Context: one part of a larger RNA
RNA sequence: UUGGGCGUAAAGGGCACGUAGGUGGCUAUGUAAGUCGGAUGUGAAAGCCCACCGCUUAACGGUGGAAUGGCAUCCGAAACUGCAAAGCUUGAGUUCAGGGGAAGAAAGCGGAAUUCUCGGUGUAGCGGUGAAAUGCGUAGAUAUCGAGAAGAACACCAGCGGCGAAGGCGGCUUUCUAUCCUGAAACUGACGCUGAGGUGCGAAAGCCAGGGGAGCGAACGGGAUUAGAUACCCCGGUAGUCCUGGCCGUAAACGAUGUGCACUUGGUGUUGGGCCGCGAGGUUCAGUGCCGGAGCUAACGCAUUAAGUGCACCGCCUGGGGAGUACGACCGCAAGGUUGAAACUC
Numbered sequence: 001u002u003g004g005g006c007g008u009a010a011a012g013g014g015c016a017c018g019u020a021g022g023u024g025g026c027u028a029u030g031u032a033a034g035u036c037g038g039a040u041g042u043g044a045a046a047g048c049c050c051a052c053c054g055c056u057u058a059a060c061g062g063u064g065g066a067a068u069g070g071c072a073u074c075c076g077a078a079a080c081u082g083c084a085a086a087g088c089u090u091g092a093g094u095u096c097a098g099g100g101g102a103a104g105a106a107a108g109c110g111g112a113a114u115u116c117u118c119g120g121u122g123u124a125g126c127g128g129u130g131a132a133a134u135g136c137g138u139a140g141a142u143a144u145c146g147a148g149a150a151g152a153a154c155a156c157c158a159g160c161g162g163c164g165a166a167g168g169c170g171g172c173u174u175u176c177u178a179u180c181c182u183g184a185a186a187c188u189g190a191c192g193c194u195g196a197g198g199u200g201c202g203a204a205a206g207c208c209a210g211g212g213g214a215g216c217g218a219a220c221g222g223g224a225u226u227a228g229a230u231a232c233c234c235c236g237g238u239a240g241u242c243c244u245g246g247c248c249g250u251a252a253a254c255g256a257u258g259u260g261c262a263c264u265u266g267g268u269g270u271u272g273g274g275c276c277g278c279g280a281g282g283u284u285c286a287g288u289g290c291c292g293g294a295g296c297u298a299a300c301g302c303a304u305u306a307a308g309u310g311c312a313c314c315g316c317c318u319g320g321g322g323a324g325u326a327c328g329a330c331c332g333c334a335a336g337g338u339u340g341a342a343a344c345u346c
Stems, first nucleotide, its partner, number of pairs: 003318004007300002012314001014201004021194003025088003029084003033081002035077008049065006091191001092188003096183004103177007110154001114150008125136002162169002206247006215241002220236004258313006266291011295302002319346003328339004
């Protein structure tokens, strides 16, 4: 619990699709549910409020008025909302042409590096650190040359570049899938927006089954450091990291800023298109940055990519701790997740 708010104070759902619901462009017609006007009836009395009056005053009482959120019926109005039927094209969408991209999925391919194996050369060290040691090495290491194997990641290009709803996406080629931008007119004719529930997607870690395992590396072992050192540093190293299928459903899932539409001075970069221009450049649309004006803001700051000005719809907040806990319910193999208190206390 009226309200006021949600970038940083408590507060935007991780993201999307979409059901109910809410809400909705322009024109004329009808209707009269909402709406507005009038009339009638009702809204008991007492009480409250106002005026006057009566008890010496007051409390108290009396008379009259007002008030009584409203409700019902009838008559009327037709601007707005609704409803019915009709039309329109600017919202939305379709078609066509051009264009861009690390958007997704699958298959194949490539080189550098790393490790390992084999062979050659070669000999006493290598490695590591602040310094060392553990470790590796005369059973020939490190270094170097050649051959082979494996797995993972793709230097430069690379950019406050691009794409995607978000998570996220980066070697090359092919195939499949989807979106977006620009331009013109042709078409549909409000088909739109939002979206409780619902459904799907959703980093990393983690879980199940099967593979794979080079490097890295929780745990673990060892060496150092230290008063100690369950760390930081070093030598090793298992799960994991990778693939396939299935779970989990979380995050500082962040722009800590919900989505959509409209309006509101500018400057300067940049990406992809269009138009004009020989060019320099100008202009326009869509994105992406920086700086700043009005305005907003507690300030910081935001500022046509708004945190400005409005509208529509959803989510959320309401002192700190207790506590994202307990209990219950639902979900999960588990880990746990979602929903989510109270006592008490300051």

Predicted 3D model of a 346-nucleotide part of an RNA (small-subunit ribosomal RNA, central domain) from a metagenome. The full RNA is in RNAcentral, with records from SILVA. It matches the Rfam family "Bacterial small subunit ribosomal RNA". Rfam links the family to the GO terms ribosome and structural constituent of ribosome. Model confidence (mean pLDDT): 89 of 100.